This is a predicted structure of a 71-nucleotide RNA (transfer RNA) from an uncultured Eubacteriales bacterium. It was read from a public genome assembly. It matches the Rfam family "tRNA". Model confidence (mean pLDDT): 82 of 100.

[in-house]
RNA sequence: UGGAUGGUAGUUCAAUGGCAGAACGCUGGGUUGUGGCCCCGGAGACACGGGUUCGAUUCCCGUCCUUCCUC
Numbered sequence: 001u002g003g004a005u006g007g008u009a010g011u012u013c014a015a016u017g018g019c020a021g022a023a024c025g026c027u028g029g030g031u032u033g034u035g036g037c038c039c040c041g042g043a044g045a046c047a048c049g050g051g052u053u054c055g056a057u058u059c060c061c062g063u064c065c066u067u068c069c070u071c
Base pairs, nucleotide, nucleotide: 002069003068004067006065007064010024011023012022013021018054026042027041028040029039030038047063048062049061050060051059
């Protein structure tokens, strides 16, 4: 320099263009002599800017960042 891959919750990961989910973690309560396990709840996220569409996490363009390859 060119190409490819990825960016979603605190972490690891899902999600046919049609209500953004799971596990662990955090937190309130129950249980317990205390704690843990267990049970019932709660909060919490689509990298950024445009475009297409009735509707975008998803499709298109650009920017930024991660990883890999080439030079």